[in-house]
């Protein structure tokens, strides 16, 4: 220098190949149960989706540029 993949809650990921107001587990908070803790049960809590721009009535999702990480080629 070139090719490809990834970047979404505190963490790990789904959603992207059907564009239509973002889901799950863990975590955290409150309560129940228990002598207490843990486990278990119920409720709550969260991200505008790496940044910018474009297309569209509407973009995490499509297009472009850039940033960061990874793999491979030279």
């Nucleotide at each position: 220098g070139g090719a490809c993949c990834c970047g979404u809650a505190g963490c790990u990921u789904a959603g992207c190949u059907a564009g239509g107001u973002a889901a799950a587990g863990c975590g955290c908070c409150c309560g129940g149960c228990u002598u207490u803790u843990a486990a278990c049960c119920g409720g709550g809590u969260g991200a505008c989706c790496g940044a910018g721009g474009g297309u569209u009535c509407a973009a995490a999702u499509c297009c472009c540029u850039c940033c960061g990480g990874g793999u491979c080629c030279g």
A computed fold for a 74-nucleotide RNA from a Fidelibacterota bacterium, annotated as transfer RNA. It matches the Rfam family "tRNA". Rfam links the family to the GO term triplet codon-amino acid adaptor activity. The family's RNA type in Rfam is transfer RNA. The prediction has a mean pLDDT of 81. The RNAcentral record of the sequence draws on ENA.